[in-house]
RNA sequence: UGGCUCAGGAUGAACGCUAGCGGCAGGCUUAAUACAUGCAAGUCGAACGGUAAGGUCCCUUCGGGGAUACACGAGUGGCGAACGGGUGCGUAACGCGUACACAACUUACCUCCAAGUGAAGAAUAGCCCCGGGAAACUGGGAUUAAUACUUCAUAUGACCUUAGUAUCGCAUGAUACAGAGGUGAAAGCUCAGGCGCUUGGAGAUGGGUGUGCGUCCCAUUAGCUUGUUGGUGAGGUAAAGGCUCACCAAGGCUACGAUGGGUAGGGGGCGUGAGAGCGUGAACCCCCACACGGGCACUGAGACACGGGCCCGACUCCUACGGGAGGCAGCAGUAAGGAAUAUUGGUCAAUGGAGGAAACUCUGAACCAGCCAUGCCGCGUGCAGGAUGAAUGCCCUUUGGGUUGUAAACUGCUUUUAUCAGGGAAGAAACCUUUGGAUUUAUCCGAAGCUGACGGUACCUGAAGAAUAAGCACCGGCUAACUCCGUGCCAGCAGCCGCGGUAAUACGGAGGGUGCAAGCGUUAUCCGGAUUUACUGGGUUUAAAGGGUACGUAGGCGGAUUAUUAAGUCAGUGGUGAAAGCCCGUGGCUCAACCAUGGAACUGCCAUUGAUACUGAUAAUCUUGAAUGUAGUUGAGGUGAGUGGAAUGUAAUGUGUAGCGGUGAAAUGCAUAGAUAUGUUACAGAACACCAAUUGCGAAGGCAGCUCACUAAACUACUAUUGACGCUGAGGUACGAAAGCGUGGGGAGCGAACAGGAUUAGAUACCCUGGUAGUCCACGCCCUAAACGAUGCUUACUCGGUAUUGGCGAUAUACUGUCAGUGCCCAAGGGAAACCAUUAAGUAAGCCACCCGGGGAGUACGAUCGCAAGAUUGAAACUCAAAGGAAUUGACGGGGGUCCGCACAAGCGGUGGAGCAUGUGGUUUAAUUCGACGAUACGCGAGGAACCUUACCUGGGCUCUAAUGCGCGUGACCGACAUAGAAAUAUGUCUUUCUCUUCGGAGACACAAAGCAAGGUGCUGCAUGGUUGUCGUCAGCUCGUGCCGUGAGGUGUUGGGUUAAGUCCCGCAACGAGCGCAACCCCUAUCCUUAGUUGCCAGCGAGUAAUGUCGGGGACUCUAAGGAGACUGCCUGUGUAAGCAGUGAGGAAGGAGGGGACGACGUCAAAUCAUCAUGGCCUUUAUGUCCAGGGCUACACACGUGCUACAAUGGUAUCGACAAAGGGUAGCGAACUGGUAACAGUGAGCCAAUCUCAAAAACGAUAUCUCAGUUCGGAUUGAGGUCUGCAACUCGACCUCAUGAAGCUGGAAUCGCUAGUAAUCGCAGAUCAGCCACGCUGCGGUGAAUACGUUCCCGGACCUUGUACACACCGCCCGUCAAGCCAUGGAAGUCGGGUGGACCUGAAGACGGUAGCCGAAAGGAGCUGUCUAGGGUAAAACCGAUAACUAGGGCUAAGUCGAAACAAGGUA
Repeated sequence: UGGCUCAGGAUGAACGCUAGCGGCAGGCUUAAUACAUGCAAGUCGAACGGUAAGGUCCCUUCGGGGAUACACGAGUGGCGAACGGGUGCGUAACGCGUACACAACUUACCUCCAAGUGAAGAAUAGCCCCGGGAAACUGGGAUUAAUACUUCAUAUGACCUUAGUAUCGCAUGAUACAGAGGUGAAAGCUCAGGCGCUUGGAGAUGGGUGUGCGUCCCAUUAGCUUGUUGGUGAGGUAAAGGCUCACCAAGGCUACGAUGGGUAGGGGGCGUGAGAGCGUGAACCCCCACACGGGCACUGAGACACGGGCCCGACUCCUACGGGAGGCAGCAGUAAGGAAUAUUGGUCAAUGGAGGAAACUCUGAACCAGCCAUGCCGCGUGCAGGAUGAAUGCCCUUUGGGUUGUAAACUGCUUUUAUCAGGGAAGAAACCUUUGGAUUUAUCCGAAGCUGACGGUACCUGAAGAAUAAGCACCGGCUAACUCCGUGCCAGCAGCCGCGGUAAUACGGAGGGUGCAAGCGUUAUCCGGAUUUACUGGGUUUAAAGGGUACGUAGGCGGAUUAUUAAGUCAGUGGUGAAAGCCCGUGGCUCAACCAUGGAACUGCCAUUGAUACUGAUAAUCUUGAAUGUAGUUGAGGUGAGUGGAAUGUAAUGUGUAGCGGUGAAAUGCAUAGAUAUGUUACAGAACACCAAUUGCGAAGGCAGCUCACUAAACUACUAUUGACGCUGAGGUACGAAAGCGUGGGGAGCGAACAGGAUUAGAUACCCUGGUAGUCCACGCCCUAAACGAUGCUUACUCGGUAUUGGCGAUAUACUGUCAGUGCCCAAGGGAAACCAUUAAGUAAGCCACCCGGGGAGUACGAUCGCAAGAUUGAAACUCAAAGGAAUUGACGGGGGUCCGCACAAGCGGUGGAGCAUGUGGUUUAAUUCGACGAUACGCGAGGAACCUUACCUGGGCUCUAAUGCGCGUGACCGACAUAGAAAUAUGUCUUUCUCUUCGGAGACACAAAGCAAGGUGCUGCAUGGUUGUCGUCAGCUCGUGCCGUGAGGUGUUGGGUUAAGUCCCGCAACGAGCGCAACCCCUAUCCUUAGUUGCCAGCGAGUAAUGUCGGGGACUCUAAGGAGACUGCCUGUGUAAGCAGUGAGGAAGGAGGGGACGACGUCAAAUCAUCAUGGCCUUUAUGUCCAGGGCUACACACGUGCUACAAUGGUAUCGACAAAGGGUAGCGAACUGGUAACAGUGAGCCAAUCUCAAAAACGAUAUCUCAGUUCGGAUUGAGGUCUGCAACUCGACCUCAUGAAGCUGGAAUCGCUAGUAAUCGCAGAUCAGCCACGCUGCGGUGAAUACGUUCCCGGACCUUGUACACACCGCCCGUCAAGCCAUGGAAGUCGGGUGGACCUGAAGACGGUAGCCGAAAGGAGCUGUCUAGGGUAAAACCGAUAACUAGGGCUAAGUCGAAACAAGGUA
């Protein structure tokens, strides 16, 4: 940078757990699916004929009859049924919203005004009679009424025709006045008041129509349209109009998105938000549409009609099979669907509606009640005191403490709510009846009476009693809240990050805590956070993003001055913006939610009046933008033609001979038929060395020998001309490297493909030898690139320095100024930084293009272009929580530089081959106990496995115990003997206390019952402490303050020198400091002082066969204390210095003299729970413990470390010499004796400078062996012994005799060492009874060779560079194949859906036509034409589902093959 995610609010919600009360609201979001049953629209007798039921009265044969100014079924008639109520299917539309218009209309009932209400007639339902039918229903006859129907009269005004005047307007025209002609009305009832009726006008209300503006997504829908657009005329309508028809014209819409497709009722509002917006359209209000699906009209003021009609269709029901009936998207209710949404309730008391004069009737509208925590609001579940801080629980722990927690118990108080009892509303005022008054008998004002579903409800009072009432989620971070147990990558959690693999604050439970609370969580959806679509308010060098480049259309934007206008803009005023809602004030329910009332607001639209700075428009002018002109200059700018030399190749020919060529090395290839090499001549094609540059030109791509022709551009100077003519530029057009394609040429060199040779595990590559397309030319396509400055074009402004190209100015090549370019450095400023910086990525303006997480994918489908290759445009499903940029610190590099180390090299000696020893692996076994595994395990833990050790195995025992402590009791224990046994042990017998004492007891020891602590070499070194290895004795690792950087971090610590060293010096935004280095410590090398015993003995003396043996001595050696000494101090050279160099001096020692101890921050989850300690876990008649035997010692094999050898620099024998450092009393053991010897016997001396182990060996001398499996070598084996030890069988060492194996110097490879070192030689010690020791740790003796040097191997240090690594190259990571899962594309087909056109058919209905039939006529029936819902046929397009097969994609702990990328990634 960027996505993902969370915290907030909301809901017509649902689900889980839980639930005390009340108020107010809400309640099928899905199937516009199907509906049983009941109800939801009737009313009027004051319109009519009448009388089925009922009341009253009369009569009666008790069957009934009559009357009725009570009342009324059915019927005629009037009004209503077009309202109210429901739903959101359709509709992207003048449907809705808003503002206008109708000079193009209508409106029943209501109000007002004007006029009228005369006369006549014919029917019909009902009733009655006769039929049909199962029913629904229906046919015929007779008779009858009306406010039903018809005719005539009248007509101020109305309508039509016709000519006129005046006024006005908006074009047709409108209004008023007056004239002529024509047409058309009525209904009665009555209490006589009135109610009705007709015509016309006006109003009010409701409706109809038209227009401007606004109103979702897809361009992978770009063209659509024939009644289509307009005209004339006619028809039709309440009314304008292609609304319909005839004729005429050819128009109309569209990039400001037509047409097509998808989705959707619209608005007031509602949710959210700071707002702008975004989402939404439940409830309430307005409008629209619909009423089983579709069509149609009738009636009427109004319908193309939810509870009307006709027809078609689907479905359901009834049926006597002939035919009929129906439409809950009204209120309840049922089924179904679904995660999901209520009662088949009461009342017309109020409000409202219909009818009526009214009473009144009807009203599932409405008002109420019921169910549901669905939401909002309110109340409660108690309050105060109460600490031994009770007990339980939980946690920690050594006694003990903490927490739950004032919580409880206990004491006092209160009584909302719930319960019970009593009282008890407002909502009601009217109509109407009775009555009073006023007035105009209308009407108005009073008084009394009547009317409550809710409901005995709200509310009030009283009673008793803390009594009736708390849950849910969460506690790793975000995010408030922590511990224990269980589990052990399991079970599970999870919004994101992520938890869980034995110590889980993340799973499950518990305790505790936090939050909210009659609710709490989860899920779903919307807004917010998200400035993450950015109008407010974003970006594009490198993070996603500048079009490859230019020209240019539409569009957008545009220099200066003046005038006019007033479209935008601004202001005032008017209208509208329904109510509700939001906001503010006030008020009513106890508060609140809720409700009432007033205000404000409704940011909008329309009209009008004004203002004129700016923008626009119109007119005129200007010159600075732009262009032109004149004169010059510049350049690889372009196109065409010609021409030149070098090189290469080929050919011919000459010289010449054996190789050439090529590579890391080779080979293929060429060559004795004469190559390569070299000379001459000729030909061919392509490219142009030097000049040449950090240069120049071009819009970009790009452009390079030279000359000519044609042509384009830029710059400079002059300031002459035009007068804004400009900038940008969606579409469009042109150009556009390389590769590629087509046709025809050309073809030297190079060179995909291909062939061969190499390399390699392979090598379809890198390397080599060849070589075709191509590269070249002409013409035509392709149209893409890291087409890059990864930076669009134009204009203006903003410090400087320097270099350079082309002009101009001055006489000028100096120099300076200026214009236009091309580079580098830098300031301000910008930027995430890197960096940019007058050639901007700075400051501004204009226009265009593009971006919105990564992958899928620049893919699929569709479309356009292309000969093809392919290009352009360009998704989704699915999937991840990242992908990415710049910079930082490390690490790494088959990157670079500098430096070091036995790192290489130079040397010496080994290992690897043999035999043996020892350790390990493996195998075996009852067990072969365990650990250690590159360097940094393997002669390691182990510096001593026959028993013990010992941890392992087999077998036999013990269970408070093998050991220790405390406490209690006893007094012995020990020991001896016997029996059993392998022993441990068991049983029995015998024997039995000690020390001290203040005499109370105490202590030691032992035993036994029983108790508290047990025990464990069992697990975890990945829970730990401690200790250790290694990098590495490498020179590093850090800190404080300051400074730099947004930050990580840097600086210091880098640089130039120097050193063994971050050692020191110099420089420096650093200055200082710490841990490391060095020094201080020890040993050793020299000297001095002091001190001389057990050491020493020069001189003096004594003595011996001999010896410091003795007296003495301190000189020397030595011993062991202290000091001195070495510091580049001096000299020379060099260097600023530090320092370095010297065959320098001096010195025992010279540049750290040699060696040791000493190991920074850290790395390897390095090693060790088996040294020890220790958390947790496990075990407790065993994983503890005792004992015997066995094992750790096995043995086809492999490896490590050693010893001894292979011999003559040697072996053997004899003689002879010289150390250091150590050990010694259960010891070293002299000397002597015995034995061939191991050793044994006796035993002096010594607790050690005294005695002893003790002989040092290599070495020297002499002799011998004479190159061989030997007189080398000693394994193995036999026999006999010695020693230790309870005990040498498994399984000890040593001695003697005999035996005499392999081995003749060791493949690839590999190890150690730089001086007293390597090599070689022996000595001692620890452990230890003995010893498998050839091991280890020390000691001295003899004593080398070599280092030119740092290219290479290994390891390390510093600086720098690259990085896709950070578990850090043992890193990361790509692709095919194989397996599983998921979504998608293609696909022969199959199935379905909607839509358009064609053809056929065509109901009801409407509009037409019509001789026969009916009728006196009007007309009707019938027949028929057109249109049409629906149905059918055939073809095509589109969309969806599915499909054998197929393609790629994504995801998935440990599959296969390679090794493509990241470092120069090993071929950049």

RNAcentral holds the sequence, with entries from SILVA. The RNA shown here (small-subunit ribosomal RNA) has 1468 nucleotides and comes from a metagenome. The coordinates come from a structure-prediction model, not an experiment, and the mean pLDDT is 84. It matches the Rfam family "Bacterial small subunit ribosomal RNA".